[in-house]
RNA sequence: UGCCGAGUAGUGCAACGGCAGCACGCCUGGUUCUGAACCAGGAAGUGAGGGUUCGAAUCCUUCCUUGGCAG
Numbered sequence: 001u002g003c004c005g006a007g008u009a010g011u012g013c014a015a016c017g018g019c020a021g022c023a024c025g026c027c028u029g030g031u032u033c034u035g036a037a038c039c040a041g042g043a044a045g046u047g048a049g050g051g052u053u054c055g056a057a058u059c060c061u062u063c064c065u066u067g068g069c070a071g
Stems, first nucleotide, its partner, number of pairs: 001070007010024004018054001026042005047063005
């Protein structure tokens, strides 16, 4: 430098162009002599800019970060 892949909640992952979910974790309450477990509830997210579209996490484009391959 070129090509390919990845970027979504604290972490790991989902999501036909139409509500962004799951698990673990975290917080609050219940339960318990206390804790764990269990039960109920809650907070928290689409890497950045632009474009297409009635509507974009998803399609196009330029960057950024990261992994791999080639040189």